Predicted 3D model of an 84-nucleotide RNA (c-di-GMP-I riboswitch aptamer) from Oceanobacillus damuensis. Rfam family: c-di-GMP-I riboswitch aptamer. Its family is annotated with cyclic-di-GMP binding in the Gene Ontology. Model confidence (mean pLDDT): 88 of 100. Of the family's consensus pairs, 95% are formed in the model.
RNA sequence: CCCAGAAAAAGGCAAACUUAUUGAAAAAUAAGGACGCAAAGUCACAGGUCUAAAGCACGAUGUCAGGAUGGCUGGAUUAUCUGG
Numbered sequence: 001c002c003c004a005g006a007a008a009a010a011g012g013c014a015a016a017c018u019u020a021u022u023g024a025a026a027a028a029u030a031a032g033g034a035c036g037c038a039a040a041g042u043c044a045c046a047g048g049u050c051u052a053a054a055g056c057a058c059g060a061u062g063u064c065a066g067g068a069u070g071g072c073u074g075g076a077u078u079a080u081c082u083g084g
Stems, first nucleotide, its partner, number of pairs: 002084005012037002017032006035071001041077003045074003048069003055063003
C1' cells in the first nucleotide's frame, strides 16, 4: 500500500418513538431513547426514492426540484484492530 474479515481488544454512531424549534412539505437540528451498523465517518457527482411552496396546465386535480434523503445504491475520500 492492496484485499478480506469484525471472533477478541479499544472505542464510535444512533432507527422507531417522545419533547422543543425550523420548514409549504418532505425532512432537518437539539435533548431523551436504542432498532441496528466494519465505515450507520465526510461529500448531493450519477441513479433511485420522498415532498411540491412558487411556476405551468387547469378546476379542486395533474405536472414539475433550485428542496430533501449518505441508515437506498454506486462513486470519491478519511479511519481502529486482526489475518493474508